The RNA shown here (Bacterial RNase P class A) has 376 nucleotides and comes from a Myxococcota bacterium. The model forms 98% of the base pairs in the Rfam consensus. The source organism's lineage runs through Bacteria, Pseudomonadati and Myxococcota. Model confidence (mean pLDDT): 77 of 100. It matches the Rfam family "Bacterial RNase P class A". Rfam classes the family as a ribozyme.

RNA sequence: AGACCGGGCGGGGGGAUCGCGGAUAAAAAUCCGAGGAAAGUCCGGGCUCCACAGGGCGGGAUGCCGGUUAACGGCCGGCCGGGGCGACCCGAGGGAUAGCGCCACAGAAAACACACCGCCUGGCCGCGGCCAGGUAAGGUCGAACCGGUGGUGCAAGAGACCACCGCGGCGUCAGCAAUGACGCUGGCACGGCAAGCCCCAUCCGGAGCAAGGCCGAAUAGGAGCGCGGCGUCCGGAGCAAUCCGGACGCGGGGAUGGCCCGUCCCAGGCGUUCGGGUCGGCUGCUUGAGGCGCGGAGCAAUUCGCGUCCCAGAGGAAUGAUCACCACGCCGCGAAAGCGGCGGACAGAACCCGGCUUAUACGCCCGUGUCUGGAG
Repeated sequence: AGACCGGGCGGGGGGAUCGCGGAUAAAAAUCCGAGGAAAGUCCGGGCUCCACAGGGCGGGAUGCCGGUUAACGGCCGGCCGGGGCGACCCGAGGGAUAGCGCCACAGAAAACACACCGCCUGGCCGCGGCCAGGUAAGGUCGAACCGGUGGUGCAAGAGACCACCGCGGCGUCAGCAAUGACGCUGGCACGGCAAGCCCCAUCCGGAGCAAGGCCGAAUAGGAGCGCGGCGUCCGGAGCAAUCCGGACGCGGGGAUGGCCCGUCCCAGGCGUUCGGGUCGGCUGCUUGAGGCGCGGAGCAAUUCGCGUCCCAGAGGAAUGAUCACCACGCCGCGAAAGCGGCGGACAGAACCCGGCUUAUACGCCCGUGUCUGGAG
């Protein structure tokens, strides 16, 4: 100097004038007023209601180890695997010996070899071929094919044998662990796919601020028709028929995300026709798992302590418009100072919070960061 890697910040500034919303009893005055993603609605919660809410099946999610958190499928650290010269990046990372299923096409062959070309031996015919036997080292195909490299050996070969690697078993050491290293031993075969169904482990009620609460509203706690409570026992009234009340059993309606069991509520209810009100107001609604500063613990995520601050609450939806200046970027002129012109990305809170993902003109900063080249 160039090319990269990881992390962070800003994304205009101050002023004037006018305008809008909130707070403070009203006016004035003062103070505050849209983001790093407010977006997507993908996760997790707070909160509200069902509701006092259990068990099973089904369904869904996660998936190496440890930590963190209110929680998560997030984040941090590590292990292993893959990519990259590297700094670093990615991983849907338990199980293929519980079972089922799939591996197209190509190729000789896709789960265990019955071999296309080839190599070797023997026999026969003979310019070249045929038959029998042996072979899987070489070649073909493919995403993947009977462990790899080198040697001994063989007729030619082959873990047939040997060394090392790999794999299995046993043991020792290190580590909380995932796992790693070492030693001994065994010629040892045990393809892949589970982001196919599945098995295993762990976790999971549902709905959602259009949740919910209050006020207000009504010929209205409406009317018609149909379906639909039986049995036993006890007590009371009655001349009796019968009526009223209670208990138990069966059956019915409803709640509990689907189904079942259980539990609870109801003498009600279910179906259908006609008909009244509900398009209103207030609230929920902003003090929080909150921000900032300092200090402690921790590799870190994060956490603890002290101090300090209040930092939008609209309600068809406020947070804006104008003016010039300064700053930034680009273009032109100019030796320079400077002058003139143009421009500013993605994008707007709606109950709140922790994440993830997506979009982003441009500018700046950090790093005992990496690689290449050069100089000293």